[in-house]
RNA sequence: GGUCUGCCGCCAGUGCUUGUCAUUGGAGGAAAGUCCGGGCAACAUAGAGCAUUGCACUUCUUAACGAGAAGGCGGUUACGCAAGUAGCUGACAGAGAGUGUAACAGAAAAUUACCGCCUGUCUUUGGCAGGUAAGGGUGAAAAAGUGAGGUAAGAGCUCACUCAAUGCCAGGGUGACUUGGCUUUGGUACAAACCUUGCAAGUUGAAAGACCAAAUAAACUGCGCUUGAGGGCUGCUCGUCCAAUGCACUUCGGUGCGAGCGUAGAGGGUAGGUCGUUUGAGGAUGUGGGCAACUGCAUUCCUAGAUAAAUGGCAGACACCGGUUGCAAAAUCGGUACAGGAUCCGGCUUAUAGAU
Numbered sequence: 001g002g003u004c005u006g007c008c009g010c011c012a013g014u015g016c017u018u019g020u021c022a023u024u025g026g027a028g029g030a031a032a033g034u035c036c037g038g039g040c041a042a043c044a045u046a047g048a049g050c051a052u053u054g055c056a057c058u059u060c061u062u063a064a065c066g067a068g069a070a071g072g073c074g075g076u077u078a079c080g081c082a083a084g085u086a087g088c089u090g091a092c093a094g095a096g097a098g099u100g101u102a103a104c105a106g107a108a109a110a111u112u113a114c115c116g117c118c119u120g121u122c123u124u125u126g127g128c129a130g131g132u133a134a135g136g137g138u139g140a141a142a143a144a145g146u147g148a149g150g151u152a153a154g155a156g157c158u159c160a161c162u163c164a165a166u167g168c169c170a171g172g173g174u175g176a177c178u179u180g181g182c183u184u185u186g187g188u189a190c191a192a193a194c195c196u197u198g199c200a201a202g203u204u205g206a207a208a209g210a211c212c213a214a215a216u217a218a219a220c221u222g223c224g225c226u227u228g229a230g231g232g233c234u235g236c237u238c239g240u241c242c243a244a245u246g247c248a249c250u251u252c253g254g255u256g257c258g259a260g261c262g263u264a265g266a267g268g269g270u271a272g273g274u275c276g277u278u279u280g281a282g283g284a285u286g287u288g289g290g291c292a293a294c295u296g297c298a299u300u301c302c303u304a305g306a307u308a309a310a311u312g313g314c315a316g317a318c319a320c321c322g323g324u325u326g327c328a329a330a331a332u333c334g335g336u337a338c339a340g341g342a343u344c345c346g347g348c349u350u351a352u353a354g355a356u
Base pairs, nucleotide, nucleotide: 002318003317004316005315006314007313008312010026011025012024013023014022015021016019028338032349033348035347036346037345038344039343040205041204042203043202052201053200054199055198056197057071058070059069060068061067072092073090074089075088076087077086078085079084093196094195098194099193100190101189102188114136115135116132117131118130119129120128121127122126144162145161146160147159148158149157163186164185165184167182168181169180170179171178172177209275210274211273212272220265221264222263223262224261225260226259227258230242231241232240233239246257247256248255249254282301283300284299285298286297287296288295289294319336320335321334322333323332324331325330
């Protein structure tokens, strides 16, 4: 991450003259995936432990993060005689807690003896028993390296130098870490195998949630009527069908409870509507702080809000890219992506013509 004009539409706001009106505004860098984190909302919630899941060098940034910045260490590539410099990259805590695994080859993959070497012995071209990790061989990896001493032969068995690591001390650094000294040691690799250690995590998700609330039906409350009232069958009449018709008290007039019908009311809640909902961890500019991520201050701006879902279509001009013709100017043809809000933000990832 195109620009402008005209015509016809769509959604929202505003205005008054209420209209076939006027006017203003109307998608993104990813609006996407929904992978992380938060705002907000409802519900849940004594404390501790266990389990589960995630994360895992350091410091910083942030509302927060598994994101970002700067650095440390390791790996790798380029350049360089070298010291080193630059780029890329790492789930980069622990393998002196335990368990497990290590293909093929090999005697042996972590208490290792195949060949070889040495000693002893015997039935002596050899067998048996023992010692040996120096030499050979296998392998991605074989139990620090070189030299000397030592030994039957050998071996950090001893010594010198070197390499690596634990711990302590000192210097530098906020820190990861690093430099030097001393000490002890020589311990294979793998934790994106189990595991151990440390830290973090309540659940749901705008269909959250708050409010208003029609018709109809049932139940509730008040009032009226009735105790063969009333209701259904075509609006009315007739006809016909269904139907509570009860209990207690009584001064025998009725009264109370119940039942039926009519009418009014209230509440919950459905359809539907309003809010949440776009003024916000907001954008732009200037300036200050910081290596940076980021942030303080000042000024200024308001910039979609629909709900089955608007933001579109047609025509023209320009711009850019490519092809063809042309000496050139130019003409002509074609192309201009990925994609589209749905509660809002911060990241990550993925898509993308063309340009840088």

Bacterial RNase P class A from a marine eukaryotic metagenome, 356 nucleotides, folded computationally. Its mean pLDDT, the model's own confidence on a scale to 100, is 78.